The RNA shown here (Glycine riboswitch aptamer) has 109 nucleotides. It was read from a public genome assembly, where an Rfam model found it. Rfam family: Glycine riboswitch aptamer. About the family: This family represents the bacterial glycine riboswitch.

RNA sequence: AUGAAUUUACUGCGAGAUAUCUCGAGGUACGGGAUAGCCGAAGAGGCAAUGAGACAAGCCUAGCCCGCUGUUUCAGAAUCUUUCAGGCCACAGGUAGCAGUAAAGGAUG
Numbered sequence: 001a002u003g004a005a006u007u008u009a010c011u012g013c014g015a016g017a018u019a020u021c022u023c024g025a026g027g028u029a030c031g032g033g034a035u036a037g038c039c040g041a042a043g044a045g046g047c048a049a050u051g052a053g054a055c056a057a058g059c060c061u062a063g064c065c066c067g068c069u070g071u072u073u074c075a076g077a078a079u080c081u082u083u084c085a086g087g088c089c090a091c092a093g094g095u096a097g098c099a100g101u102a103a104a105g106g107a108u109g
Stems, first nucleotide, its partner, number of pairs: 006104008018036007037088003043084001044082003050075006057069003
């Protein structure tokens, strides 16, 4: 002197999905309850290819190891999936993700 992954903060962009009845209360885009229905982008759970072991027998071999087949254990992604949680008129708010700025960081050269 270059400044990757990753982390934090701030700013910007940013969805989806509902009805009925009832109570407060005469009304609403307010709050609660019940019934049925729905969403997936807070969070959480699940899994493929593959990798690493273990076990028994078979194949291969003069024989063993290795290798292959079989069973089993662990690891193993998501914007996939589950719908536990959360959410469901509009507005507002929130969200995964993306972009930018700043700081930390220190791969690589």